The RNA shown here (Lysine riboswitch aptamer) has 173 nucleotides and comes from uncultured Acutalibacter sp.
[in-house]
RNA sequence: UGAUAGAGGCGCGGAAAACAAAAGUACGCUUUCUGAAUACCCAGGCAAGGGCAGGAAGGGGAAAGGGGAUUCCGCCGAGGUGAAAAAGCUUUGCCUGGCUUUUUUUGCCGGGCCGUGAAAGAAGAUUUCACGGACUGUCGCCCUAUUUUUCUUUUUGGGGCGGAGCGCUGUUA
Numbered sequence: 001u002g003a004u005a006g007a008g009g010c011g012c013g014g015a016a017a018a019c020a021a022a023a024g025u026a027c028g029c030u031u032u033c034u035g036a037a038u039a040c041c042c043a044g045g046c047a048a049g050g051g052c053a054g055g056a057a058g059g060g061g062a063a064a065g066g067g068g069a070u071u072c073c074g075c076c077g078a079g080g081u082g083a084a085a086a087a088g089c090u091u092u093g094c095c096u097g098g099c100u101u102u103u104u105u106u107g108c109c110g111g112g113c114c115g116u117g118a119a120a121g122a123a124g125a126u127u128u129c130a131c132g133g134a135c136u137g138u139c140g141c142c143c144u145a146u147u148u149u150u151c152u153u154u155u156u157g158g159g160g161c162g163g164a165g166c167g168c169u170g171u172u173a
Base pairs, nucleotide, nucleotide: 001173002172003171004170005169006168009076011075012074013073014072015071016070019067027060029058030057031056032055033054034053035052040050041049042097043096044095045094046093047092079109080108081107082106083105084104085103086102087101088100090098110136111135113133114132115131116130117129118128119127120126138163139162140161141160142159143158144157145156
């Protein structure tokens, strides 16, 4: 230097079905009232098409994303996230943008937990980011006890400081 196999632990991610919630919400119908025609159909602009928007009563009435646990699958930069580029989705078309999905390049993050703040979200669920806290794994340096030993050294345990996964350990060429 290459190959291969592993470790961290409430470890990471994916899929399925059921379940809770979303919600008696959106939305349709009937009756009635108010308003609009320069309004309304993701934002803005230009067109096209549609006949609309809101309140009350009655009777009907969803779904998606997200979620906790279970089961299965793939794994240990697992994965997450920022930026850039390309492609796709969205209202009927075009332009600009936003949400969102996939791929590539690149930067950052060892890991989970708790707290605070912010964003997303229906949400006291959950996710992401920033900061802080102790904990944990790993390597380096120092101190200490133990073991081996003539001494150095080796084994095991404890303590302190520091670093980062492009790391660490075993085997092998």
Its mean pLDDT, the model's own confidence on a scale to 100, is 77.
Rfam family: Lysine riboswitch aptamer. Rfam links the family to the GO term lysine biosynthetic process.